Predicted 3D model of a 72-nucleotide RNA (transfer RNA) from an Actinomycetota bacterium. Rfam family: tRNA. It is annotated as a transfer RNA. RNAcentral holds the sequence, with entries from ENA.
RNA sequence: GGGGCUGUAGCUCAGGGGGAGAGCGCCUCCUUGGCAGGGAGGAGGUCGAGGGUUCAAAUCCCUCCAGCUCCA
Numbered sequence: 001g002g003g004g005c006u007g008u009a010g011c012u013c014a015g016g017g018g019g020a021g022a023g024c025g026c027c028u029c030c031u032u033g034g035c036a037g038g039g040a041g042g043a044g045g046u047c048g049a050g051g052g053u054u055c056a057a058a059u060c061c062c063u064c065c066a067g068c069u070c071c072a
Base pairs, nucleotide, nucleotide: 001071002070003069004068005067006066007065010024011023012022013021018055026042027041028040029039030038031037048064049063050062051061052060
C1' cells in the first nucleotide's frame, strides 16, 4: 500500500428499510433478624463520524476513523 471482517446500553451480543432489544450488571421496593437467593418495577443509547439514496436508514451506497485478520 491492497483485500476481508467488526463497530448497537457499563460488559457480551441480537436486530439487515417502518417498534432500538436480550442476558449479565446498576438503582428502588418486597421477601430475611441480616446477607445471599427469589419476586416486582425503573434508569441508562447522537446505533463509530460525515455525506448520499428513500416518504422513511442502526439496516442500502460512498468517504473517513478505530480494532482484528490476510496478502505484498